[in-house]
Molecule: c-di-GMP-I riboswitch aptamer
Organism: Geomonas oryzae
RNA sequence: CUCCGAUAACGGCAAACCCGGAGCAAUCCGGCGACGCAAAGCCACGGGUCCACUGCAAGCAGCAGGGGAUAGCCGGGUUACCGAA
Numbered sequence: 001c002u003c004c005g006a007u008a009a010c011g012g013c014a015a016a017c018c019c020g021g022a023g024c025a026a027u028c029c030g031g032c033g034a035c036g037c038a039a040a041g042c043c044a045c046g047g048g049u050c051c052a053c054u055g056c057a058a059g060c061a062g063c064a065g066g067g068g069a070u071a072g073c074c075g076g077g078u079u080a081c082c083g084a085a
Stems, first nucleotide, its partner, number of pairs: 004083002012037002018031005035072001041078003045075003048070004053065004
């Protein structure tokens, strides 16, 4: 230094519920709160899922397009604290 990751140390993040706010929605922000997390830091690049719109179809389902959301769905990229085995 790389892999790796402990009932270690210093610390960090914060699911659900509830409250307030933004958004048509998915969802996001703040508060409260901890289910969990060794990248649960950052990036929508690939896949997945979700949302609204448009077109096709129309009994339901579904298909396509561009747009949006999700990094706590997976992969990938990138940066970083600590150091037992």